[in-house]
RNA sequence: UGCCUAAUCCCGCCUGAGCGGGAGCGGGGGAACCAGUUCGUUGGGGCGUAGCGCCGUCGCUGGCGCGGGGCACUCUUCGGCCCAAGCCCGUCAGCUAACCCCGUAGGCAUCGAGGAG
Numbered sequence: 001u002g003c004c005u006a007a008u009c010c011c012g013c014c015u016g017a018g019c020g021g022g023a024g025c026g027g028g029g030g031a032a033c034c035a036g037u038u039c040g041u042u043g044g045g046g047c048g049u050a051g052c053g054c055c056g057u058c059g060c061u062g063g064c065g066c067g068g069g070g071c072a073c074u075c076u077u078c079g080g081c082c083c084a085a086g087c088c089c090g091u092c093a094g095c096u097a098a099c100c101c102c103g104u105a106g107g108c109a110u111c112g113a114g115g116a117g
């Protein structure tokens, strides 16, 4: 100076290296109406792009396909490169006005061309 991301900015206390508050941004719970057949079984659900199917293995790692996400003002077209994880709730949650609650971390270093704005 930029990138991923909600994850930025401001104020006060204070001299602590912390605490508290606000705005902005983001997430969850939560009526009516609507949706939802019942029972059993293998509970079920949330954040996030990180989902589904197939192959393979004792299993894991792995591979392929269809989808998903990111790349510098925005949209779009054509190429190129990359990601495709991790974590949480705890038997419970459809949507959901009022209302209630929570987060504001962490990790990185750079794509080109055309058109429109």
Stems, first nucleotide, its partner, number of pairs: 001109004008023006024104006034094001043092001044089004051066005068083004073117007
The RNA shown here (c-di-AMP riboswitch aptamer (ydaO/yuaA leader)) has 117 nucleotides and comes from a soil metagenome. Its mean pLDDT, the model's own confidence on a scale to 100, is 79. The sequence is in RNAcentral, with records from MGnify.